About this RNA
Predicted 3D model of a 72-nucleotide RNA (transfer RNA) from a Candidatus Magasanikiibacteriota bacterium. It matches the Rfam family "tRNA". Gene Ontology term of the family: triplet codon-amino acid adaptor activity. The RNAcentral record of the sequence draws on ENA.

[in-house]
RNA sequence: UCCCUUGUAGUUCAACGGUAGAACGUCCGGCUGUUAACCGGAAGGUUCCUGGUUCAAAUCCAGGCGGGGGAG
Numbered sequence: 001u002c003c004c005u006u007g008u009a010g011u012u013c014a015a016c017g018g019u020a021g022a023a024c025g026u027c028c029g030g031c032u033g034u035u036a037a038c039c040g041g042a043a044g045g046u047u048c049c050u051g052g053u054u055c056a057a058a059u060c061c062a063g064g065c066g067g068g069g070g071a072g
Stems, first nucleotide, its partner, number of pairs: 001071007010024004018055001026042005048064005
């Protein structure tokens, strides 16, 4: 330098172009003599950045940036 892949909640990951979710964690409550476990609830996201396409973009396209892999 070139090619492939990846970037979404604190973490690990989902999500046909049409309201961004789950598990774990955190917080509150229930249960218990207490903790753990269990049960109920809540908070938490400019979907890496900038443009483009579209009535509508996490999703498609272009260029950047970061991670992983490969070619030279």